This is a predicted structure of a 1483-nucleotide RNA (small-subunit ribosomal RNA) from an uncultured bacterium. RNAcentral holds the sequence, with entries from Greengenes.

RNA sequence: AUCCUGGCUCAGGACGAACGCUGGCGGCGUGCCUAAUGCAUGCAAGUCGAGCGACGCACACGGCGGGGGUAACCCUGCUGUGUGACGGAGCGGCGAACGGGUGAGUAACACGUGAGUAACCUGCCCCGAAGACCGGGAUAGCCCGGGGAAACCCGGAUUAAUACCGGAUGCCCUCUUGGGACCGCAUGGCCCCAGGAGGAAAGCUCAGGCGCUUCGGGAUGGGCUCGCGGCCUAUCAGCUAGUUGGUGAGGUAACGGCUCACCAAGGCGAUGACGGGUAGCUGGUCUGAGAGGACGAUCAGCCACACUGGGACUGAGACACGGCCCAGACUCCUACGGGAGGCAGCAGCAGGGAAUAUUGGGCAAUGGGCGCAAGCCUGACCCAGCAACGCCGCGUGGGGGAUGAAGGCCUUCGGGUUGUAAACCCCUUUCGGGAGGGAAGAAACUGACGGUACCUCCAGAAGAAGCCCCGGCCAACUACGUGCCAGCAGCCGCGGUAAUACGUAGGGGGCGAGCGUUGUCCGGAAUCAUUGGGCGUAAAGAGCUCGUAGGCGGCUCAGUAAGUCGGCUGUGAAAUCCCGAGGCUCAACCUCGGAACUGCAGUCGAUACUGCUGUGGCUAGAGUCCGGUAGAGGAGAGUGGAAUUCCCGGUGUAGCGGUGGAAUGAGCAGAUAUCGGGAGGAACACCAGUGGCGAAGGCGGCUCUCUGGGCCGGUACUGACGCUGAGGAGCGAAAGCGUGGGGAGCAAACAGGAUUAGAUACCCUGGUAGUCCACGCCGUAAACGUUGGGCACUAGGCGUGGUGGUCCGAUCAACGACUGCCGUGCCGAAGCUAACGCAUUAAGUGCCCCGCCUGGGGACUACGGCCGCAAGGCUAAAACUCAAAGGAAUUGACGGGUCCCCGCACAAGCGGCGGAGCAUGCGGCUUAAUUCGAUGCAACCCGAAGAACCUUACCUGGGCUUGACAUGCAGGGAAAAGCCGUGGAAACACGGUGUCCGAAAGGGCCCUGCACAGGUGGUGCAUGGCUGUCGUCAGCUCGUGUCGUGAGAUGUUGGGUUAAGUCCCGCAACGAGCGCAACCCCUGUCCCAUGUUGCCAGCGGGUAAUGCCGGGGACUCAUGGGAGACUGCCGGGGACAACUCGGAGGAAGGUGGGGAUGACGUCAAGUCAUCAUGCCCCUUAUGCCCAGGGCUGCACGCAUGCUACAAUGGCCGGUACAACGGGCUGCGAUCCCGCGAGGGUGAGCGAAUCCCUUAAAGCCGGCCUCAGUUCGGAUUGGAGUCUGCAACUCGACUCCAUGAAGCCGGAGUCGCUAGUAAUCGCGGAUCAGCAAAGCCGCGGUGAAUACGUUCUCGGGGAUUGUACACACCGCCCGUCACGUCACGAAAGUCGGCAACACCCGAAGUCAGUGGCCCAACCCCGUAAGGGGAGGGAGCUGCCGAAGGUGGGGUCGGCGAUUGGGACGAAGUCGUAACAAGGUAACC
Repeated sequence: AUCCUGGCUCAGGACGAACGCUGGCGGCGUGCCUAAUGCAUGCAAGUCGAGCGACGCACACGGCGGGGGUAACCCUGCUGUGUGACGGAGCGGCGAACGGGUGAGUAACACGUGAGUAACCUGCCCCGAAGACCGGGAUAGCCCGGGGAAACCCGGAUUAAUACCGGAUGCCCUCUUGGGACCGCAUGGCCCCAGGAGGAAAGCUCAGGCGCUUCGGGAUGGGCUCGCGGCCUAUCAGCUAGUUGGUGAGGUAACGGCUCACCAAGGCGAUGACGGGUAGCUGGUCUGAGAGGACGAUCAGCCACACUGGGACUGAGACACGGCCCAGACUCCUACGGGAGGCAGCAGCAGGGAAUAUUGGGCAAUGGGCGCAAGCCUGACCCAGCAACGCCGCGUGGGGGAUGAAGGCCUUCGGGUUGUAAACCCCUUUCGGGAGGGAAGAAACUGACGGUACCUCCAGAAGAAGCCCCGGCCAACUACGUGCCAGCAGCCGCGGUAAUACGUAGGGGGCGAGCGUUGUCCGGAAUCAUUGGGCGUAAAGAGCUCGUAGGCGGCUCAGUAAGUCGGCUGUGAAAUCCCGAGGCUCAACCUCGGAACUGCAGUCGAUACUGCUGUGGCUAGAGUCCGGUAGAGGAGAGUGGAAUUCCCGGUGUAGCGGUGGAAUGAGCAGAUAUCGGGAGGAACACCAGUGGCGAAGGCGGCUCUCUGGGCCGGUACUGACGCUGAGGAGCGAAAGCGUGGGGAGCAAACAGGAUUAGAUACCCUGGUAGUCCACGCCGUAAACGUUGGGCACUAGGCGUGGUGGUCCGAUCAACGACUGCCGUGCCGAAGCUAACGCAUUAAGUGCCCCGCCUGGGGACUACGGCCGCAAGGCUAAAACUCAAAGGAAUUGACGGGUCCCCGCACAAGCGGCGGAGCAUGCGGCUUAAUUCGAUGCAACCCGAAGAACCUUACCUGGGCUUGACAUGCAGGGAAAAGCCGUGGAAACACGGUGUCCGAAAGGGCCCUGCACAGGUGGUGCAUGGCUGUCGUCAGCUCGUGUCGUGAGAUGUUGGGUUAAGUCCCGCAACGAGCGCAACCCCUGUCCCAUGUUGCCAGCGGGUAAUGCCGGGGACUCAUGGGAGACUGCCGGGGACAACUCGGAGGAAGGUGGGGAUGACGUCAAGUCAUCAUGCCCCUUAUGCCCAGGGCUGCACGCAUGCUACAAUGGCCGGUACAACGGGCUGCGAUCCCGCGAGGGUGAGCGAAUCCCUUAAAGCCGGCCUCAGUUCGGAUUGGAGUCUGCAACUCGACUCCAUGAAGCCGGAGUCGCUAGUAAUCGCGGAUCAGCAAAGCCGCGGUGAAUACGUUCUCGGGGAUUGUACACACCGCCCGUCACGUCACGAAAGUCGGCAACACCCGAAGUCAGUGGCCCAACCCCGUAAGGGGAGGGAGCUGCCGAAGGUGGGGUCGGCGAUUGGGACGAAGUCGUAACAAGGUAACC
């Protein structure tokens, strides 16, 4: 990097929303989701005078009186009558049970849907039938008196009714008795006739009407019952006493345990009872392709509730929101004695909250109550107000306008962009503003809205744009600021000095009166999968079997019609959605019509399939039977040999044992070894086999007894008897537990010895539980084929176990061949699979049943429950946390994995380093500064091929500011430099002197000023260029093709071969490129040409000598050109190839030697101080000049060298032979001086000519003789030389003197394979001189060794494993320590909820009731009065709310302490895992 699995996240739509920024207009909607918290104030249910009496008021009339006036008449008091639009109160009627609110409770016949009611009710309304006769007694009010603060109450007197009561009548109704007809699924219903008992009424009036009573029917509304449907939890599994049923009674409108008495003992539950949690249900709403999921605001239906709990009364209807009683909490009033209240009606207030409006207008419309009506009432309703809360519509202008204005931003400085955008010109006026007119809504009167909608006119571009985003997903990029800060973030992730990701700006994108954010729901998510998923390795097959319920089930006949299919009928409210049409200018919105409402019920029909019935039929499934057969199948009993150990005895002596090596141990008290005898326990070598048996666990010497299953053959019997299997039951390795035995070997724990930094391990010596037996527990495992069981189907090939058949070999046996069934393996087709792989023993194709999975961690955990003696097991969460965790395969890298190959890689060998002294570089330390860089290999005699000043970048001090240097402009000026003098350390300043070119313009120069210069300041992690390194290693790739879902593979692997991916052969590859090689340079041989300054063989001349001269081109050499080497030739090997080995020839042989040349890439390798360069930084300094100092400092450490330690040497003398190079401010001959460094002189030479230039080792001779020396030369003293302005810090060299360490170097480590190492000198660059012993070259002398590839290091190739990919300097685990967070346990403590037992017991219904109280009706009585019927208060009883007591249940809060868990850049200890992870890992 890939494919897959899998979670997380985003883009869409929606909202009763809220928040942030912003806000022009209109229409239509919507607006306390929280505290069913508490409420000030007003209003929200009244009405009827055509039910009634009375009062007040007004008017009229009459009467009486008073006042004024002549009078008419006016004013007025009392009273009567009448009338009345009026008012408040009462009796009475109807309404107040509707309308309006809320969602607390409720998991229920509450709701939805469809049925039933032969078990019921229904005021007002409608239809029909019949009727309304005669009487009676009260009472409120008013009045009087009394109590009380009040609320209100008591007593007395009096009065009316459509109030109340009695009687009559009875179409009719109810009950009852008897008889009859019909109907229903049952209980039963209905109709008719006859007899008996009981039962009605109300009046008012405007004279039209309105009411009243009974019965029947209708309509409407309701009660009750049933089928079906719709939440979570089994970590709630058992629940139930009126419980289930019966009989009887009571009660109700009505069935019913609804209630009661008695009897029976039932009823419900895995198809989830009971319990817990949550929740009003529905039409519908949102989303979705749909199926589905989520929700239940507004509108509509139903339910429930009305401060909390209980209760009844009234009534047609209530257990009653704006009624009553009681209890409780709360609030208010109070004179303290008592009272009052209930906004979940409309407004409004407080509170809560992220959050939700006016104490508005009107009954004009719609609707409701009352009323004959007028009308009254109506916070229902209709309107208006507030809010962008939502949906919809409109506007904020339109056309023209380039020099592409200014400004802004960017810039490569050219320009680009904002941008026709603006300005400017022309035009329009929607909305808003001003003015005028002015509706519909109303069928007569009546309009809150409203002077509104709408129409007309007027002015003027005028008053009207924002919000979010711009790293990917995802549409839109630049600049600056910031510098892991500040911040962003939906996920991935951005920010550590160039940030398209933060902030701002410019620009851009999106939407637009809105835009974003947050929250919630659906979608995407096939991520709970019915549609539509999975389980070998990703999460997932239960350890195995039996089997209950359940699910599923062979062939065939008949019936039935439950499922299924079709027609019809009823229902599926309206609204909503969809389609069509219509109305507001459009739309939103509204109206009408249609369709739909996928459902339920009924009815008629169909019968293929499924079901059911026929204990019908059949035999292919399954089983039985008969005959064979293999086997470590199981249990019990017995028995055998080998071996270990122990004991006894014999032989025998010093060791044994054990390991990587040792030690502990055992042994002279005799071990080990060996022989004989004995004891005891455990396990069964060989046979033995991807052989056998078993369901799995598992089973292995032999014999016997008992016993399970399989397979093959036969085909007699049964006749679907089958498959699977939730719960359940049994079996179930090892370890472990209990009791009792046994105990040889082995062996946790433990002990000792080793190893180690440690070693509670690995190794060793011992050793107890245990391992064994019996009985009983435990119930787990990587209990794995990581693959549930059954049936069927779908190519083959090769083995093997069991058992049949056929054939041939005359026959039999054995053996062989073919063929069938069952088992067990390997390889493979199709197919499947993410791939790996599976493949008739499926992971293929289908069917049936069960189990299981749903991201990682937390967690095979906690709590609860069940099991267990315990250990523990089974079941099994959440908080919190992460953006992944995973599977398979790919390419790399890596391995204390494997194989092949190479390299001075090791080995073999030679010489070094590491020890000494010195030199040089670095670290460190020091310092005012010791400038900077380079840092494993690949920094460290590196940048430095030259630091005394300079260099120089550093430090100290002194100075300069357009600058030491470049360019341009403006103004001004004089030449500038140089030389001299003064001051100063110098820079510099001052004074003097001094003088240009040109005809002019001007050039050159200076001063002033402005632009700018300058920086070895930063960033090599912004860069170019250059370089190092792997590595001169043999590799790195591409095109096309092929294979693979893909990453990728193939080619490039393989067999050979090579120094080489060099070549050959083979091959799904065929070709090609960069590398390798060759082409280039030097060198080795020869040839040709040329011949000076080189050469001199021959000829000539000359010298003391010398190519010195004439000359020559032969030779050396030089320069240029060419030849030659190619495995070409011969032979062996090899595939007849490539190639290799040997040989010939050749100067050279298989790349002749050396150099140059460095593939794709790696190391953010090195360099901003060579240079260049982006960005940043400094600008009287981080620039520039100067003097002095420093870079040379020294207690140390390291690196690279030099010189040595000596005799293969040192010293002295003599003597021979190079090459490469360099030279004019240069090399410098010669001669002279000096011991010498050197000095003087100066020939020759710009050099094949002259000079540097004597090469040294070597060779010859001599001395030294093993000594810190005639080795070694450091150090120091003295004296000098040279360079240079100047040798103090700080030069080199010379001479004299001095003579240190050092006697060959620990661990370790470096170079080199031939003209190499070693050794010897020479030259050059830089350079005044020189710290050079460095570097780069040159030649002289000139070795040794390589068996070999085990090991070390590096590299190439193949393969394998991998949890690595920043790639083993990787990854990663656990304890401990610290911080934060959530959770469990915990002595306890506090609270909620539901229930139980008992106590107390309000209101109230029901029941009882002595005494007490009471108008109507009845009886007695003339009457007063009495009695009765009936009722009431009171009391009693049952029930009964709240309350109390008690013990439990359940849930939750807190809790010292405690337990683990998660998370947290750089803590501690180790190294467990990943490579054979260094003891294979794991359960």